[in-house]
């Protein structure tokens, strides 16, 4: 890097430092010197993998090692179909992302 499997509507911010961009890409809309985005620090959220208990053997409950998150549904959408006059909604898929395994 890249395969396969699972999820992606719910959940969690404060303080130092830095200083201009940032939200994956494109278009929109937004965050953003009232300091965003990043890094540390402590706190959190959750419960994918490990761990332990129970069982109907595939699942439940615990617990927080290993990992993730912690502004808006992965912010919306993007291809395709479908409802509908129209705004708009709805299903699938591609794209991320994150875990687990593998090459």
């Nucleotide at each position: 890097u890249u395969c396969u499997u699972a999820u992606c509507a719910a959940g969690a911010g404060a303080a130092g430092c830095c200083g201009a961009g940032g939200g994956a890409c494109u278009g929109g809309c937004c965050c953003g010197u009232c300091g965003a985005c990043g890094c540390u620090u402590c706190a959190g959220c959750a419960a994918c993998c490990a761990g332990c208990c129970a069982u109907u053997u595939a699942u439940g409950g615990u617990c927080a090692g290993g990992u993730g998150c912690u502004a808006a549904u992965u912010c919306c959408a993007g291809c395709a179909g479908g409802u509908g006059u129209a705004a708009a909604c709805c299903u699938g898929g591609u794209a991320g992302a994150u875990a687990a395994g593998g090459a």